[in-house]
Molecule: Lysine riboswitch aptamer
Organism: uncultured Limosilactobacillus sp.
RNA sequence: GAAGAGGUUGCAUUCUUUAUCAGUAUGGAUUGCCAAGAAAAGUUGGUUUUAGGGUAAUUCAGAAAGGAAAGAGUGCCGAAACGUAUUCUAGCCAACUCUAGAAUAUGUUGGGUCGUGAUUGAAUAAGUCACGGACUGUCGCGAUUGGUCGCGGGGCGCUUC
Numbered sequence: 001g002a003a004g005a006g007g008u009u010g011c012a013u014u015c016u017u018u019a020u021c022a023g024u025a026u027g028g029a030u031u032g033c034c035a036a037g038a039a040a041a042g043u044u045g046g047u048u049u050u051a052g053g054g055u056a057a058u059u060c061a062g063a064a065a066g067g068a069a070a071g072a073g074u075g076c077c078g079a080a081a082c083g084u085a086u087u088c089u090a091g092c093c094a095a096c097u098c099u100a101g102a103a104u105a106u107g108u109u110g111g112g113u114c115g116u117g118a119u120u121g122a123a124u125a126a127g128u129c130a131c132g133g134a135c136u137g138u139c140g141c142g143a144u145u146g147g148u149c150g151c152g153g154g155g156c157g158c159u160u161c
Stems, first nucleotide, its partner, number of pairs: 001161004007077001010076009026061009039048001041097006080109012110136002113133008138153006
């Protein structure tokens, strides 16, 4: 440098269908309340609007995204995920936070699974983090007649050429 392995629940992603989201958000109508106040993620200060705005009840209509399951594909084996720092973009404007996305640097994790706690989430689904358990793959050392067993390590690794 090239080619491969871990698994039929390996990783990520695209499309289609379905359920959930939810009778929720939102819009119309009626009635009441707030008040020079109110709304647009939070705080502070502003801009616009000026009978609009917000809010409560009743009633009539009524979603979507993210996430999930199944099917059909694509790219792969640090696949990928997460943490920290810096910068940029968006959320009415500005500052500081917060949330989401992107880039750079750096660090952790072999892989899936189960349990506990925290967090995100509409959710008991699922994700992430921490701790723990068994299983599995690989390498090293030791034991064993074979079979196999014990301890330890990590993907910048392991096998073949």